[in-house]
């Protein structure tokens, strides 16, 4: 110097005029609460999105156990949780490396599926070859009994190499391996090991986002929750009594008759409050691989048909022309994108600067 992997911050500042919304503080009007003038503060993200999880909080009578049903699934740790996060382990799979994606409770509890080819697909086996023995047309053929090692399909066919042995063969015997178990060292653990030993059985596949098991956890509805206040109206009929009150049983207790469930019909569509101080954000320190605790300090939209806008200046960026350069001139404002109960996550979108680190190649020293 180039090419590549993997994080992180920004995503325009600053000032004046004018406009719009909240909050504070004075005055004036009207009259009980609203309008106006004035001065002071403040006003949309890294995702506000997507609505896929988690809760805070609210209301549904409250407790206990059983069934349905849903999620989840290596390990430690983190958090108020969580299908989230940081670390790491084990198999697979890209890439020459950085790194990148997937996966991980269980198949000997049991049901199921594994097409086509093959003899045969899970107590699965004889197609082509092999051996022994009877017949026999002597040319090779038929029956019978051994075996699974050689070939052959196929994603996968009863652990491999090599000696020995055998009518031919076969873990049938032995020698290294794979495999399983004990045990030792490392490691908080999954798990690792170029340490030891035992086993010739246990080797009868794969698949659980196949149905099951097994372990742990799960009420439901949502700020349009929920509470209040103002206007105004109209109720009938049926049907429950082991009735009704968070899926169902049951079991305790409590509540309701103006009670529950249904069918017809009437009336309202207003206002307020929740409404923003939250497991909130940023900055410093100290602990820890880190995700993160902990301590000091500083910050704070509340709209409602939906407020946070526009315009000039100037400073930074971009672009594109001149310049040897510093520099000048003109143009540009440029991604994704607009808070609605409020947090913690996941996914998804993103023009451009800036920047930490590891990688490979290449050249010089």
């Nucleotide at each position: 110097g180039a090419g590549g992997a993997u994080g992180g911050u920004c995503g325009g500042g600053c000032a004046a005029u004018c406009g719009c919304c909240c909050c504070g503080c004075a005055c004036a009007u009207a009259a009980u609460u609203a309008u106006g003038u004035g001065c002071g503060g403040g006003g949309a993200g890294g995702a506000a999105a997507g609505u896929c999880c988690g809760a805070a909080c609210a209301c549904c009578a409250a407790c206990g156990a059983g069934u349905a049903c849903c999620g989840u699934g290596c390990u430690u740790c983190c958090u108020a949780a969580c299908g989230g996060g940081a670390a790491g382990a084990u198999c697979c799979g890209g890439g020459u490396a950085a790194c990148c994606g997937g996966u991980u409770a269980g198949c000997c509890a049991g049901u199921g599926c594994c097409a086509c080819a093959g003899a045969a697909a899970a107590u699965a086996g004889a197609c082509u070859a092999c051996c022994c023995c009877g017949c026999u047309u002597u040319g090779u053929g038929c029956a019978g009994g051994g075996a699974a090692a050689a070939g052959g399909u196929g994603a996968a066919a009863a652990g491999g190499u090599g000696a020995g042995g055998u009518a031919a063969g076969a873990g049938c015997u032995c020698a290294c391996c794979g495999c399983u178990c004990c045990g030792g060292u490392g490691g908080u653990a999954a798990c690792a090991u170029u340490c030891g030993g035992a086993g010739g059985g246990c080797u009868c596949g794969g698949u659980a986002a196949a149905c099951c098991u097994c372990a742990c956890g799960g009420g439901g509805u949502g700020c349009a929750a929920g509470c209040u206040c103002a206007c105004g109206c109209a109720g009938a009929c049926c049907g429950u009594u082991g009735u009704g009150c968070u899926a169902c049983u049951c079991g305790u207790c409590g509540c309701a008759a103006u009670a529950c469930g249904g069918u017809c019909g009437g009336g309202u569509g207003g206002a307020g409050u929740g409404c923003u101080c939250g497991a909130g954000c940023c900055c410093c320190g100290a602990a820890g691989u880190a995700a993160u605790u902990c301590g000091g300090g500083g910050c704070c939209a509340g709209a409602u048909a939906a407020a946070u806008g526009a315009u000039u200046g100037c400073c930074a960026c971009c672009u594109a022309a001149c310049g040897u350069a510093a520099g000048u001139u003109a143009g540009g404002a440029g991604a994704c994108a607009g808070a609605a109960u409020u947090c913690g996550g996941c996914u998804u979108a993103c023009a451009g600067a800036c920047u930490g680190u590891c990688c490979u190649c290449u050249c010089u020293u």